Record summary: This is a predicted structure of a 350-nucleotide part of an RNA (small-subunit ribosomal RNA, central domain) from a metagenome. Rfam family: Bacterial small subunit ribosomal RNA. RNAcentral holds the full RNA, with entries from SILVA.
Context: one part of a larger RNA
RNA sequence: UUGGGCGUAAAGGGUGCGUAGGCGGUUUGGUAAGUCUGAUGUGAAAUCUAUGGGCUCAACUCAUAGUCUGCAUCGGAAACUGCCGGGCUCGAGUGUGGGAGAGGUGAGUGGAAUUCCUGGUGUAGCGGUGAAAUGCGUAGAUAUCAGGAGGAACACCUGUGGCGAAAGCGGCUCACUGGACCAUAACUGACGCUAAUGCACGAAAGCUAGGGGAGCAAACAGGAUUAGAUACCCUGGUAGUCCUAGCCCUAAACGAUGACUGCUUGGUGUGACGGGUACCCAAUCCCGCCGUGCCGUAGCUAACGCGUUAAGCAGUCCGCCUGGGGAGUACGGUCGCAAGGCUGAAACUC
Repeated sequence: UUGGGCGUAAAGGGUGCGUAGGCGGUUUGGUAAGUCUGAUGUGAAAUCUAUGGGCUCAACUCAUAGUCUGCAUCGGAAACUGCCGGGCUCGAGUGUGGGAGAGGUGAGUGGAAUUCCUGGUGUAGCGGUGAAAUGCGUAGAUAUCAGGAGGAACACCUGUGGCGAAAGCGGCUCACUGGACCAUAACUGACGCUAAUGCACGAAAGCUAGGGGAGCAAACAGGAUUAGAUACCCUGGUAGUCCUAGCCCUAAACGAUGACUGCUUGGUGUGACGGGUACCCAAUCCCGCCGUGCCGUAGCUAACGCGUUAAGCAGUCCGCCUGGGGAGUACGGUCGCAAGGCUGAAACUC
């Protein structure tokens, strides 16, 4: 390489957009590149295979036939693929009418709580722990009342609830703005799927500059514990956590499960929307569709388990794996301010 694989054994790219490429609904006419077929030419000899012959046999060798799976030219076929043209509406998209949502960005604003400051009341403790101590407090703390400052986060509602491509998103209000869903069937008429390279987004930590700093808290200091204690526990505490602008680009970035399409018994919750039934009235009952859970049939699976949200049955395209260690290391390249990221071996060894 082929083959076989990728939930947990090695293996799904963190996520999207999209270029090349690959693949592509239905019908009809044409074409004849692929495809199929016939003929001709060529495909040296040796080799190889078959049959027969020659050395006493065999190796060897001679003859004949086949083979040389190919290429070129000419003729034919038109189902399938391609190409050119015409049509269709189920895929895809648009329109119209709706409701849902922590989707995004910016601005404004609210209450509870912590801390600090000022003042009042008040007096000897407070705090902390397994027990203590460091620490705070007669310069009046803790507690309590009133007022003020400031930063950060939004209790209840809150829900295997919702939204988003993922990362992620939660007080309230306004402005701007993205997507999905339901109903309808008016319009376009295959406009689609996937996606190497590329571009964009990408938790936390970290970096640069300028702000901000209540609480928390790496580092650090002290007190304990201990044989020791560079820890776990306690008292403090700086970066950081927050904002603005710019980098970094990694995670158990997980559903450890790529995207899209079709097909395949069911039961039961829940969220959005629509329709129906009951004399009126539907949050309740029935049905449809989209999402989100649980349990399970067939089937699959090494088992665990998965099971219409598949890990079932199929198709298209991409990514990735190929024994453990060495190693996500070295070297080179490239990106980055740096930290480092991406790409990524071998010797050797079991």
Its mean pLDDT, the model's own confidence on a scale to 100, is 85.